[in-house]
Predicted 3D model of RNase P RNA and transfer RNA as a complex of 422 nucleotides. Rfam match: Bacterial RNase P class A. From the family's description: Ribonuclease P (RNase P) is a ubiquitous endoribonuclease, found in archaea, bacteria and eukarya as well as chloroplasts and mitochondria. By type it is a ribozyme.

């Protein structure tokens, strides 16, 4: 200098003036449904890292109150962390990368029952194409052994050496590799060691399954309250052995009348609505997620949906895109610019 | 808010039990006919909406995303 990883940050315009728009507060005034609305004039606030996706998990509200269990559905090493999670951090194992690091839908195939097309003898009821050995025959065939060499396939029944053997095979040894116990280390997930066993075909559960945990329902257009208007309408079922409520089934509990269907009135307003598993700073704990203590701050509440216009000046100037109950995370989208730290390569000292 | 279909050749649909892509219209070029239409033989045209993933293998199974459509409040 150069190529990479990985982490925080900002967020396209800044500053100054002058009109405007939303909320909230002080004043002063008017009207008045009495604490409710108008206007003046001032102070203070006033989108985003994703506000997008609505993929999870919540919190808050209802189904009167409280349940049980089948089904169904979620997630899957292991231990922390949170309100809770499919989330987040540590740490194991596989695998990718020369490395810093990245990824992973990671329990089980000796619980069962499925599924590998075509090739190829043969994908389980195991076999024998081509080879090798033995015996007969006699130039090509017949029986027998055999799976170590080939070939076919993603995959061929553990793998590599020896050593046997007619020729060969865990046939037997040695390592590796798989099972099973033991001891040691560690919360564990797993690693090491040591023996033992000749070895249950191999591969799929994002195949059906078994297994361990979690799981009411609907959703802020949830719900509550006022004012107002209309038809306190009609018709047809079923009817206490009924029928209705709690997604599905049963069981249990509770109520005491539903269940279809045809018309008709209103669709206004107020709350919910923004102080919150909150930010921010310091200290202690902890590898980290966080989390206890302590100080301080208050940060949009619209509802046909607020933040635009205009001058000057700096500056280079963009991008993906704009709240509607709330918040924790996930993934998509995308423009730049700061700062740290770690790897590797080359040169120079 | 909520819960479900669909996307394949130019076009209209099959295929969605995992085995390596089809039909019919349409286009082309041939025979036939005086010429055209018709009928007849052939042919071309395909990232299966995108991208990732599981498997030997994927339009098909999973996950994410994009367009399009329905029902419900």
């Nucleotide at each position: 200098c150069g190529a990479g990883c990985c982490a925080a940050c900002c967020g396209a315009g800044g500053c100054a003036a002058u009109c405007g728009c939303u909320a909230u507060u002080a004043c002063a005034u008017c009207c008045u449904u009495c604490u409710g609305g108008g206007u003046g004039u001032g102070g203070u606030a006033g989108a985003g890292g994703a506000a997008a996706g609505u993929c999870c998990g919540g919190g808050c509200u209802c189904c009167a109150a409280a349940g049980g269990g089948u089904a169904a559905g979620g997630u899957g090493c292991c231990a922390g962390g949170u309100a809770a999670c499919g989330c987040c951090u540590g740490g194991g194992g596989a695998g990718c990368g020369u490395a810093a690091g990245c990824u992973c839908a990671c329990g089980g195939c000796a619980a069962g029952u499925g599924c590998a097309a075509c090739a190829g003898a043969a994908a389980a009821u195991a076999u024998a194409c081509c080879g090798c050995c033995c015996a007969c025959a006699a130039u090509u065939g017949u029986g027998g052994g055999u799976a170590a060499g080939g070939g076919u396939g993603a995959a061929a029944u553990g793998g590599u050496g020896c050593g046997g053997u007619a020729a060969g095979a865990g046939c037997g040894c040695a390592c590796c590799g798989c099972g099973c116990a033991a001891u040691c280390g560690g919360u564990a997930a797993c690693g090491a060691u040591u023996g033992u066993g000749g070895c249950a075909g191999u591969g799929u559960a994002a195949a059906c399954c078994c297994c361990a945990c979690c799981u009411g329902g609907a959703g802020c257009a949830a719900g509550a309250c006022c004012a107002a208007a209309u038809a306190g309408g009609g018709a047809u079922c079923c009817g206490a052995u009924g029928g209705c409520g709690c997604g599905a089934c049963c069981c249990g509990c509770g109520c005491u009348g539903g269940a279809u269907u045809c018309g008709g009135g209103u669709a206004g307003g107020u709350c919910g609505c923004u102080u919150g598993a909150g930010g921010u700073c310091c200290u202690c704990g902890g590898u980290a997620a966080c989390g206890u203590g302590g100080a301080u701050c208050c940060u949009a509440g619209a509802u046909g949906a607020a933040u635009g216009a205009u001058u000057g000046u700096c500056c280079a100037c963009g991008a993906c895109a704009g709240a509607a109950c709330c918040c924790g995370g996930c993934u998509u989208a995308u423009u730049g610019g700061u700062u740290g730290g770690c790897u590797c390569a080359u040169u120079u000292u | 808010g909520u819960g479900g279909g669909c996307g394949u050749a130019g076009c209209u649909c099959a295929g969605u039990c995992g085995g390596u892509a089809g039909a019919g219209c349409u286009c082309c070029g041939g025979a036939u006919u005086g010429u055209g239409a018709u009928u007849c033989c052939g042919g071309c045209g395909g990232u299966c909406g995108u991208g990732g993933g599981u498997u030997c293998a994927a339009a098909c199974c999973c996950c994410a995303u994009c367009g399009u459509c329905c029902a419900c409040c």